[in-house]
Formats: sequence, C1' cells, structure tokens
RNA sequence: UAGAGUAAAUAUUGUGCGUUAAGUGUCAUGAGAUGGGAUGUUGCUCAUGAACGAAAAACAACGGUUUGUUGGUUUGCGGUACAAUAUUGCGUCCGCUA
Repeated sequence: UAGAGUAAAUAUUGUGCGUUAAGUGUCAUGAGAUGGGAUGUUGCUCAUGAACGAAAAACAACGGUUUGUUGGUUUGCGGUACAAUAUUGCGUCCGCUA
C1' cells in the first nucleotide's frame, strides 16, 4: 500500500405454517447479539403494550337432497417460517493475509 472476514439484506430452490388469521408490516418502552480484539453508528433480534389489517377456488370424503361438514388432494394467496445456494455486506484503532 492492497485485500479478506460480522450482524444482516435480496434472488432462486426445497420443506413447512396460516388462509377458522397466526405470521408479516407500523408505533412506543425495555433488553440482547453484532469482522479475531476494543469501541460505536446505521441496521438486526427478542420481550411487553397499542393501533391497523388479508384470497380463496376446484376436486374428494361424509351427512344429505341442494345445501352443509371435514380440510384429505391440487392450484393459488400471505410484504409467512426455516434450510441450502448465489450476490451484496463495519466507521475508528489494533490484529490477520500478500
């Protein structure tokens, strides 16, 4: 002098969950983890509280006789969960690699 590496984000695939509305998203408060070490911002996670808020359809089975029940199968839907892969991804000081 140059470079790598966090939390995490996006996309694809797979497996689930919900569709009888949980989850996601928003706001407030508190806590926690955040390149190998120290510190810290953005961002992230968790807990509690508040407001808001949704897409089902076909087939099948059963009852039954025209309409119900089940949610079994398939296709959808949800700013849905997890995993894998790809891409992106620390301000300062020290450390690491060349």